[in-house]
Formats: sequence, structure tokens, C1' cells
RNA sequence: UUUGAAAAAGGCAAAGCCAUCGAAAGAUGGCGGCGCAAAGUCACCGGUCUAACGGGCCCGGAGGGGGGCCCUACGACGGCGGGGCUGCCGGAA
Repeated sequence: UUUGAAAAAGGCAAAGCCAUCGAAAGAUGGCGGCGCAAAGUCACCGGUCUAACGGGCCCGGAGGGGGGCCCUACGACGGCGGGGCUGCCGGAA
């Protein structure tokens, strides 16, 4: 530098269930173990999810209150693709 066939020491932990936090997406911890050679790390680009706040439209009510739909990230997802940084073991050069 390249690579993951076999191996060793180890690592991470999907779904589901429980608890907590959150408006939600989702997060954290425990159990669990589908998988993972970067399933380590950084929301930088794309993508996806959510829509509390905000905006638009509509419904509806005597009034006060109320309801529905759409848009929007400053909220999320790295176990969606790309990129940056770092790294264990083995093989090859």
C1' cells in the first nucleotide's frame, strides 16, 4: 500500500420486551442477538423520517373554546449512499 479466504484475541448489537426522556421522529439504560471488518467517529453533500414552534387553506361555533389538510428543521436517522479523520488481527506485495 492492498486485502478479508481461513484463524486467534476481542469488539459492536437488528427485531422484540421493560424502564426513562421527547409533541413526534427518535434517544439512553437493561434483557436480547438479526447481523457487522470500521455496525469506530464527524450531520460536510445527497437521501429518508418527524412537524412541537411557525406559515397557508378549510371545517365548525351565539360566544368562549375546537377540529382537519398542506408546507416548513432550527429536531432526528451513520445498521441508507458518498466524503473526511482514526483504528485491532491475519494474508499478500
Molecule: c-di-GMP-I-GGC riboswitch aptamer
Organism: Acidobacteriota bacterium